Predicted 3D model of a 537-nucleotide part of an RNA (small-subunit ribosomal RNA, 5' domain) from an uncultured bacterium. It matches the Rfam family "Bacterial small subunit ribosomal RNA". Rfam links the family to the GO terms ribosome and structural constituent of ribosome. The prediction has a mean pLDDT of 84.
Context: one part of a larger RNA
RNA sequence: CGAACGCUGGCGGCGUGCUUAACACAUGCAAGUCGAGCGAGAAAGUCCCGCAAGGGAUGAGUACAGCGGCGAACGGGUGCGUAACACGUGGGUAAUCUACCCCCGAGGCGGGGAUACCCAGCGAAAGUUGGGCUAAUACCGGAUGAGACCACAGCAGGAAACUGCAGGGGUUAAAGGUGGCUUUCUUGUGGAGGCCAUCCUUUGAGGAGGAGCCUGCGGCCUAUCAGCUUGUUGGCGAGGUAAUGGCUCACCAAGGCGAAGACGGGUAGCUGGUCUGAGAGGAUGACCAGCCACACGGGGACUGAGACACGGCCCCGACUCCUACGGGAGGCAGCAGUGGGGAAUAUUGGGCAAUGGGGGAAACCCUGACCCAGCGACGCCGCGUGGGUGAUGAAGGCCUUCGGGUCGUAAAGCCCUGUCGGGAGGAAAGAACGACUCUAUGGCGAAUAACCAUAGAGUGUGACGGUACCUCCGAAGGAAGCACCGGCCAACUCCGUGCCAGCAGCCGCGGUAAGACGGAGGGUGCAAGCGUUGCUC
Numbered sequence: 001c002g003a004a005c006g007c008u009g010g011c012g013g014c015g016u017g018c019u020u021a022a023c024a025c026a027u028g029c030a031a032g033u034c035g036a037g038c039g040a041g042a043a044a045g046u047c048c049c050g051c052a053a054g055g056g057a058u059g060a061g062u063a064c065a066g067c068g069g070c071g072a073a074c075g076g077g078u079g080c081g082u083a084a085c086a087c088g089u090g091g092g093u094a095a096u097c098u099a100c101c102c103c104c105g106a107g108g109c110g111g112g113g114a115u116a117c118c119c120a121g122c123g124a125a126a127g128u129u130g131g132g133c134u135a136a137u138a139c140c141g142g143a144u145g146a147g148a149c150c151a152c153a154g155c156a157g158g159a160a161a162c163u164g165c166a167g168g169g170g171u172u173a174a175a176g177g178u179g180g181c182u183u184u185c186u187u188g189u190g191g192a193g194g195c196c197a198u199c200c201u202u203u204g205a206g207g208a209g210g211a212g213c214c215u216g217c218g219g220c221c222u223a224u225c226a227g228c229u230u231g232u233u234g235g236c237g238a239g240g241u242a243a244u245g246g247c248u249c250a251c252c253a254a255g256g257c258g259a260a261g262a263c264g265g266g267u268a269g270c271u272g273g274u275c276u277g278a279g280a281g282g283a284u285g286a287c288c289a290g291c292c293a294c295a296c297g298g299g300g301a302c303u304g305a306g307a308c309a310c311g312g313c314c315c316c317g318a319c320u321c322c323u324a325c326g327g328g329a330g331g332c333a334g335c336a337g338u339g340g341g342g343a344a345u346a347u348u349g350g351g352c353a354a355u356g357g358g359g360g361a362a363a364c365c366c367u368g369a370c371c372c373a374g375c376g377a378c379g380c381c382g383c384g385u386g387g388g389u390g391a392u393g394a395a396g397g398c399c400u401u402c403g404g405g406u407c408g409u410a411a412a413g414c415c416c417u418g419u420c421g422g423g424a425g426g427a428a429a430g431a432a433c434g435a436c437u438c439u440a441u442g443g444c445g446a447a448u449a450a451c452c453a454u455a456g457a458g459u460g461u462g463a464c465g466g467u468a469c470c471u472c473c474g475a476a477g478g479a480a481g482c483a484c485c486g487g488c489c490a491a492c493u494c495c496g497u498g499c500c501a502g503c504a505g506c507c508g509c510g511g512u513a514a515g516a517c518g519g520a521g522g523g524u525g526c527a528a529g530c531g532u533u534g535c536u537c
Base pairs, nucleotide, nucleotide: 001534003533004532005531006530007529010383011382012381013380014379015378016376017375018341023339024338025337027336028335029334032070033069034068037067038066045058046057047056048055049054077294078293079292087218088217089216090215091214092213093212096211097210098209101207102206104204105203106202107201108200109142111140112139118131119130120129121128122127147172148171149170150169152167154165155164156163157162176199177198178197179196180195181194182193184192185191186190220266221265222264227257228256229255232254233253234252235251237249238248239247269291270290271289272288273284274283275282276281296317297316298315299314300313319330320329321328322327347373349372350371351370355369356367357366358365359364386416387415388414389413396407397406398405399404420478422473423472424471425470426469430464435459436458437457438456439455440454441453442452443451481526482525483524484523485522486507487506488505492521493520494519495518496517502509503508
């Protein structure tokens, strides 16, 4: 130290856990949401009518789908590739883009044509073809045109590119939803109109956050790689892009790089950091955070504000699966989990209560992000395995010069305590918001309505978890091992063995009294760990 192995193992907190095969994956879940954008619209069940067939009501404008909007480019994973403006740091962008959000300004007029749904056909399936109906915040013309863009001519600046100012011409926008009031119209529960509030939408200006591109400098090994290069280096023009640029193309020129290491080869994601060290430095980049790259291997574009898109599309390839053999389906380097590889790395768990994210006016829905729980002494930290007293110095073991010494106050005995584990009872914080109702004030408004803002009161929400924590009960009762003892290096004797069996990091031990092998007694060091191995300083 992300460790592994051996022996051992009481509890808790906080962390952490495929370093190997970017090997292959069964199964479940991991991205949806909006009915306050739109049309269509069941069934079971229950009730009623009816002899029955059947009908009606409710279920319910619910469910399943569809059109449309936003999201799906975030979040999560991995480290293959990459020695590069990939990363770090400092700049530039007069060469750029930016959905949602915030601030400010101006608008939302009036029309049209489709389509999913339904029916019929084909197909084993995946799916697909034809016919006919209809709606919209879907799609398409028209009006208006501040601004933007295009081509002109003018003025100013400038070497030019171009920039700024003012001018007339052309092109270019939108969509509605919900709630409230209504002395207007309408026969009408109602509808239309008008006014108001709010959301939405169009266009412009700015902001915030995000992104693209360019650039100075910095960070691996190898010269047993010394020359490299033809879109190559530059120019003119064009295309392309949000945008500069050989980015691409036509033409022209012959350049460009290199011992301050080009080109080639090897290795590698980079950084904040981490480990070590007195520092300088060396090593490293797991967890967490920022950036990058990738998503079965390779290539490509589509949609979109944003992708060349992990759980989207198309093509090629390998592999797996289904098939009626015609044809189809798939991609765990998401969370669990399986096989395999390996010395080695966990649950097919709970919850959206919190934080955060997507959608929605909201209620709410979704969220393997996340919050928790489970497993592993894998790591760090804390606690316990008892405290006091107790000498005829018991028994027993070991040693002995046979006198004794030592284990040793150690045990027993006596007196206590109650951490942890066990049982019982009580019992959290993490919850704040949001929403609804009421009240008050302010804003908008014709309005005492509605809406918006602020404040107060009330209603309600906990996966963890009956957990933490507290109290009580009980009882020394359930809780110590591992390595070492020749020198380095702290700790010594006996027995066995006899260059055997064995030990060993180095020096070296063992051939009959071995402090070095094996056992025992004793001792030393650490301690829920202790040793060994590996890697690094």